[in-house]
A computed fold for a 376-nucleotide RNA from an Acidobacteriota bacterium, annotated as Bacterial RNase P class A. Its mean pLDDT, the model's own confidence on a scale to 100, is 78. Rfam family: Bacterial RNase P class A. Its family is annotated with dimeric ribonuclease P complex, tRNA processing and ribonuclease P activity in the Gene Ontology.
RNA sequence: CCUGCCGGACGGGCAGUCGCCCCCUUAUGGGGGGAGGAAAGUCCGGUCUCCAAAGGGCAGCGUGCCGGCUAACGGCCGGGGGGAUUCGCUCAAAGCGGGUUCUACGGAAAGUGCCACAGAAAAUAUACCGCCCGGUUGGCCGGUUUUGCCGGCUGGCGGGGUAAGGGUGAAAAGGUGCGGUAAGAGCGCACCGCGGCCGGAGCAAUCCGACCGGCAGGGUAAACCCCACGUGGAGCAAGACCAAAUAGGAGAGGAGGGGCGGCCCGCUCCUUUGAACUCUCGGGUAGGUCGCUAGAGCCCGGCAGCAAUGCCGGGCCCAGAGGAAUGACUGCCGCCCGCAAGGGUACAGAAACCGGCUUAUAGUCCGGCAGGCUUC
Numbered sequence: 001c002c003u004g005c006c007g008g009a010c011g012g013g014c015a016g017u018c019g020c021c022c023c024c025u026u027a028u029g030g031g032g033g034g035a036g037g038a039a040a041g042u043c044c045g046g047u048c049u050c051c052a053a054a055g056g057g058c059a060g061c062g063u064g065c066c067g068g069c070u071a072a073c074g075g076c077c078g079g080g081g082g083g084a085u086u087c088g089c090u091c092a093a094a095g096c097g098g099g100u101u102c103u104a105c106g107g108a109a110a111g112u113g114c115c116a117c118a119g120a121a122a123a124u125a126u127a128c129c130g131c132c133c134g135g136u137u138g139g140c141c142g143g144u145u146u147u148g149c150c151g152g153c154u155g156g157c158g159g160g161g162u163a164a165g166g167g168u169g170a171a172a173a174g175g176u177g178c179g180g181u182a183a184g185a186g187c188g189c190a191c192c193g194c195g196g197c198c199g200g201a202g203c204a205a206u207c208c209g210a211c212c213g214g215c216a217g218g219g220u221a222a223a224c225c226c227c228a229c230g231u232g233g234a235g236c237a238a239g240a241c242c243a244a245a246u247a248g249g250a251g252a253g254g255a256g257g258g259g260c261g262g263c264c265c266g267c268u269c270c271u272u273u274g275a276a277c278u279c280u281c282g283g284g285u286a287g288g289u290c291g292c293u294a295g296a297g298c299c300c301g302g303c304a305g306c307a308a309u310g311c312c313g314g315g316c317c318c319a320g321a322g323g324a325a326u327g328a329c330u331g332c333c334g335c336c337c338g339c340a341a342g343g344g345u346a347c348a349g350a351a352a353c354c355g356g357c358u359u360a361u362a363g364u365c366c367g368g369c370a371g372g373c374u375u376c
Stems, first nucleotide, its partner, number of pairs: 001372010012333007020034006036347001040358002043356005048235004060231005065079005080105001081103009106226002111224002113220003128166002130162004135157010174192006193215001194213003198209004239290004249281005255271006297316008334345004
């Protein structure tokens, strides 16, 4: 210097003219504010609102090493275990240690299911090639006491032993080495691994060590399942308030006759219309107001903490309208393409709000690690 991986930051700048939305105002004017790191997907958690709700259990759904942070989380930080890669120790392997990086990481010793192809066998273990020991039967060679016997080499068949080696597979009933054996084998031993138990360290996950046992038996739970913990539903078109016109609903005010000795008023009973009109009430619609943005807020500094984060001090106010404003043009500068003229400048667009995750993102910068090239 280049390339790759991981992590972090920024993601055009300044000025002018004309507009758009909101707010303030001394109001034809003046002043202030006006998209993002993801405003996105709506995946997770919360605030807020309404509905539901005695308590307990089942089902369903979600989460899943440990500790911490937080309003909360499936998020974040730290730690532990495991995997990959690289370097060092080592003749080498195994192993140990360091760096980088990934990790949905409870339980497979409760039960059930599944494991393609290949392979002898995919889970009650088994035996294809091979290895070994007998039996039997050929061939060749040698010896000899010669229709035979003995030995060696090499085949066939059948029986038994074995699970070292080969072969299959993603995965094969512990691994390496020494002994042992006919050949082999935890058959015996050492170390590693595994299980049990004890001691120590740690809040814990877990780690370290001693002793005992030659040693349970594959994988899969992002298969059913088991265990532990958590979990009511809907969402700002939530919801609250004010409230026309028209239609419809309820109530009151009607008309005729009888009774209260007559008449008027009033009361009461019956019949009828309950038509029109007037008034009142209540519900809902249009419309309006609130919810609505000063907040788990932003910036700077200090302190505590490895960190996430918390606390303290100072400063700041930063879209909130209604289906929706945040734009257009010009000049200079930056970056990319181009000889130039000129062209381009990513992903993207707030809708009640907040914390995360995930996804998209031209280009620039910073840090860590690995590899390559060059120079000293």